[in-house]
RNA sequence: CACCGAAAAGGCAAACCCGGCGUGAGCCGGGGGCGCAAAGCCGAUGGUCUCUCCGAGACAGCCAGGCUGCCGAAG
Numbered sequence: 001c002a003c004c005g006a007a008a009a010g011g012c013a014a015a016c017c018c019g020g021c022g023u024g025a026g027c028c029g030g031g032g033g034c035g036c037a038a039a040g041c042c043g044a045u046g047g048u049c050u051c052u053c054c055g056a057g058a059c060a061g062c063c064a065g066g067c068u069g070c071c072g073a074a075g
Stems, first nucleotide, its partner, number of pairs: 003075001004072002011036002016031006034061001040067003046062001047059005
């Protein structure tokens, strides 16, 4: 340094509940904490989902990809 993922500090935040927005998938804020070593950022190609379906949308915590990044026990 790379793989890798023990510990510690810190971080994010599923379901669910409350408030708001949207026809909807869902989104935003608060509570909450199932999980996450990229569950940080980017992008809807694949995939899934919605609707008023030749079209317009939602999801990056489904897989894959690009860029960046904390710590350091064993191997």

c-di-GMP-I-GGC riboswitch aptamer from a Chloroflexota bacterium, 75 nucleotides, folded computationally. It was read from a public genome assembly, where an Rfam model found it. The prediction has a mean pLDDT of 86.